Two RNAs folded together computationally: RNase P RNA and transfer RNA, 427 nucleotides in total.
[in-house]
RNA sequence: ACAACUGCCCAUUCUGUCGCUCCGCCCCGUGUGGAGAGGAAAGUCCGGACAACACAGAGCACCAUACUUCCUAACGGGAAGGGCUUGGCGACAAGUACAGCAAGUGCCACAGAAAAUAUACCGCCCGCAAGGGUAAGGGUGAAAAUGUGAGGUAAGGGCUCACACACCGGCAGGUGACUGUCCGGUGCGGUAAACCUUAUGGGUUGAAAGACCAUGUAAACCGGGGAUUGAGGGCUGCUCGUCCGAUCCCGGAGGGUAGGUCGAUAGAGGCAUUUGGCGACAAAUGUCCCAGAUAAAUGACAGAAACCGGAGAAAUCCGGGUACAGAAUCCGGCUUAUUCGGCAGUUGUUUUU
RNA sequence: UGCCCUGUGGUGUAAUUGGCUAACACGUCUGACUCUGGAUCAGAAAAGUCCAGGUUCGAGUCCUGGCAGGGCAG
Numbered sequence: 001a002c003a004a005c006u007g008c009c010c011a012u013u014c015u016g017u018c019g020c021u022c023c024g025c026c027c028c029g030u031g032u033g034g035a036g037a038g039g040a041a042a043g044u045c046c047g048g049a050c051a052a053c054a055c056a057g058a059g060c061a062c063c064a065u066a067c068u069u070c071c072u073a074a075c076g077g078g079a080a081g082g083g084c085u086u087g088g089c090g091a092c093a094a095g096u097a098c099a100g101c102a103a104g105u106g107c108c109a110c111a112g113a114a115a116a117u118a119u120a121c122c123g124c125c126c127g128c129a130a131g132g133g134u135a136a137g138g139g140u141g142a143a144a145a146u147g148u149g150a151g152g153u154a155a156g157g158g159c160u161c162a163c164a165c166a167c168c169g170g171c172a173g174g175u176g177a178c179u180g181u182c183c184g185g186u187g188c189g190g191u192a193a194a195c196c197u198u199a200u201g202g203g204u205u206g207a208a209a210g211a212c213c214a215u216g217u218a219a220a221c222c223g224g225g226g227a228u229u230g231a232g233g234g235c236u237g238c239u240c241g242u243c244c245g246a247u248c249c250c251g252g253a254g255g256g257u258a259g260g261u262c263g264a265u266a267g268a269g270g271c272a273u274u275u276g277g278c279g280a281c282a283a284a285u286g287u288c289c290c291a292g293a294u295a296a297a298u299g300a301c302a303g304a305a306a307c308c309g310g311a312g313a314a315a316u317c318c319g320g321g322u323a324c325a326g327a328a329u330c331c332g333g334c335u336u337a338u339u340c341g342g343c344a345g346u347u348g349u350u351u352u353u
Numbered sequence: 354u355g356c357c358c359u360g361u362g363g364u365g366u367a368a369u370u371g372g373c374u375a376a377c378a379c380g381u382c383u384g385a386c387u388c389u390g391g392a393u394c395a396g397a398a399a400a401g402u403c404c405a406g407g408u409u410c411g412a413g414u415c416c417u418g419g420c421a422g423g424g425c426a427g
Stems, first nucleotide, its partner, number of pairs: 001349009012305007020036006026029001038324001042335002045333005050206004057240004062202005067081005082098001083096005099197002104195002106191003121138002123134004146164006165187006171180003210262004221252005232244003269288008307320005354426007363379004372410001381397005403419005
């Protein structure tokens, strides 16, 4: 210098004219001033705030999560670590759904003798034979009864021993996951993104939640049920418990209304500085107010600058308007989409000193 | 705004508790039969299961994330 990958930032800017939504002011108008999309506003995948139902009870069922410590309002998110896997000679880098099959049950196609209580095919050994022993060797398979060596044996086999590996218990180190060249014991196939077990958490429903004002009607009609021996209901799959409960409940056929306000935008808020912490983050101080629509505003045109592409030795000229996408109760995350460019890191190649 | 379901040849459906090269019907194409067409007979092609990743010896099936389509709620 180039290329690849990862992470972060930015999301063209300014001026003028005419519009749209909201707010303020006055002299109330054809007035004037101010504010007006995002990093993902998206998917609705997690977690909360908020609201109603008993400000929420018990048991079962169901669902979710699954290494440790910490951060946080909370989380399945994040930070720092541990273990494992992959790549590399290595330093290291990347990934990680990472409790338990040594609790029970199930499954393991084909091949193979055998897929887990080894019914031994070939082979080896004992035996006249029948039969028995043998998982060492062969072969099959994704996977074959822990591996190597020695002893022992009829031949063999953890049968015994040494080392290694794995697991369990103890001891030592570490807040902990975990680690160890320590001590003792055991040798048990794989599979829980199979049922299941263990631990932890989850009450249900979502702003069409909910509160209030206004308008209008039929407190009528028909059928059924019930009235303290309780119909039905309390937004929960079942059972219980508890509370409400008679101008009541269910169905039919009809009548009426279909407007407005709040919730709803000052918040786990933003920015800056300092301090603490490896870090996520926290605290203190100062400062700022930053969309609030409801069929739903946030736009159009013109000019300039910057950017990109092309031409040119240069001055300069010509062309291009740009990604994903658009608030709808709010907030913290995750995931997905994304043009031009900038910054940082890692790796590789080449050249120069 | 919230919630739920589905995705397999061109079309409609299968695929058992995860197991051998994903099956069937209609349609399409080629040939035969016919004067020609239809019907009939014989044969062939056509999906690797919406996409990406994972678990497993093995995935249409199990898990995670995404994409597309459809439905419900006053």
Overview
Rfam match: Bacterial RNase P class A.